């Protein structure tokens, strides 16, 4: 890095170190010295793993639940709007992108 699949309108700090940038990219809006990035600590959250409970079962196992211990992931705005197509013209719908997880190569 490709490639299949699943999710993407909810959730997370008046914390420390940091000192100018940031929201993928176009364009557009925004967001920051009333402190960007990173980093630590802290939290949300339940994919995937375990671990309890239920049910089911062709006894190999499925399916729900809970928990949140392990992998990750995430914490401004709908993945902040867009970008090709289509509409009744809207934060509408379909498609790419692009992101996370899981799986294969």
């Nucleotide at each position: 890095c490709u490639c299949u699949u699943a999710u993407c309108a909810a959730g997370a700090g008046u914390g420390g170190u940091g000192g100018a940038g940031g929201g993928a990219c176009u364009g557009g809006c925004c967001c920051g010295a009333u402190g960007a990035a990173a980093c630590c600590c802290g939290g949300c959250a339940a994919c995937c793993a375990a671990u309890u409970g239920a049910u089911c079962u062709a006894c190999g196992g499925a399916u729900c639940a809970a928990u949140a211990u392990g992998g990750u992931g995430c914490c401004a705005a709908a993945u902040c709007c867009u970008g090709c197509g289509g509409a009744u013209a809207u934060a509408c719908c379909g498609c790419g992108a692009g992101a996370u997880g899981a799986g294969a190569g």
Description: A computed fold for a 105-nucleotide RNA from Shimazuella kribbensis DSM 45090, annotated as SAM riboswitch aptamer (S box leader). Model confidence (mean pLDDT): 86 of 100. It was read from a public genome assembly, where an Rfam model found it. The organism belongs to Shimazuella kribbensis, within Bacteria.